[in-house]
RNA sequence: GCCCCCAUCGUCUAGGGGUUAGGACACAGGGUUUUCAUCCCUGCAACCGGGGUUCAAGUCCCCGUGGGGGUA
Numbered sequence: 001g002c003c004c005c006c007a008u009c010g011u012c013u014a015g016g017g018g019u020u021a022g023g024a025c026a027c028a029g030g031g032u033u034u035u036c037a038u039c040c041c042u043g044c045a046a047c048c049g050g051g052g053u054u055c056a057a058g059u060c061c062c063c064g065u066g067g068g069g070g071u072a
Base pairs, nucleotide, nucleotide: 001071002070003069004068005067006066007065010025011024012023013022018055027043028042029041030040031039048064049063050062051061052060
């Protein structure tokens, strides 16, 4: 250089065109407990950037950026 794959809450991830973007852990508040831990409830928090297609894009297409793999 060329080819392939990936990018979503702090972390790991689900979602393959329309429903409030969901779950686990973490964090914060509360309950339970003499206290801590466990357990229960509530909250916080995300679609890598730009453009296109579409009535509608996290999702499809193009160009970037970053990461991983293959090849000489």

Transfer RNA from Thermospira aquatica, 72 nucleotides, folded computationally. Its mean pLDDT, the model's own confidence on a scale to 100, is 83. The RNAcentral record of the sequence draws on ENA. Taxonomically the source falls in Thermospira (Bacteria, Pseudomonadati, Spirochaetota, Brevinematales). It matches the Rfam family "tRNA". About the family: Transfer RNA (tRNA) molecules are approximately 80 nucleotides in length. Rfam links the family to the GO term triplet codon-amino acid adaptor activity. By type it is a transfer RNA.